Predicted 3D model of a 93-nucleotide RNA (Bacterial small signal recognition particle RNA) from an Aquificota bacterium.
Its Rfam family is "Bacterial small signal recognition particle RNA". It is annotated as a non-coding RNA gene. Rfam describes the family as follows. The signal recognition particle (SRP) is a universally conserved ribonucleoprotein involved in the co-translational targeting of proteins to membranes. A reference for the family is Rosenblad et al. (2003), "SRPDB: Signal Recognition Particle Database", Nucleic Acids Res. Its family is annotated with SRP-dependent cotranslational protein targeting to membrane, signal sequence recognition and signal recognition particle, plasma membrane targeting in the Gene Ontology.
The source organism's lineage runs through Bacteria, Pseudomonadati and Aquificota.
The prediction has a mean pLDDT of 80.
Of the family's consensus pairs, 93% are formed in the model.
[in-house]
């Protein structure tokens, strides 16, 4: 220097895998103490109309559920690559 091995010793890198977390997004979600719209009924009015407003309907909040082809962390699990150490052999000086 080269080759091989090292229950592939130690370290690093790449791709993938496994586990966990977060988020985009989605679902559900308030009899009343959220919003919109308010049948009926109620109130005001001579009337026209107006008012407050329950249910229903629509939406949303906290919460609960799903959850990434996105992001973060961990594990060494697989393959590959690099560096280093040790051992053996060969070659050169």
């Nucleotide at each position: 220097u080269u080759u091989a091995a090292a229950u592939c010793g130690c370290c690093c890198c790449g791709c993938g895998g496994g586990g966990g977390g977060c988020u985009a997004g989605g679902g559900u979600g308030a009899a009343c103490c959220c919003c919109c719209c308010c049948a009926g009924g109620c109130c005001c009015g001579a009337a026209a109309g107006g008012g407050a407003g329950c249910a229903a309907g629509g939406g949303u909040a906290a919460g609960c559920c799903c959850g990434a082809u996105g992001c973060c962390c961990c594990c060494g699990c697989g393959c590959g690559g690099g560096g280093u150490u040790u051992u053996a052999a060969a070659u050169c000086u």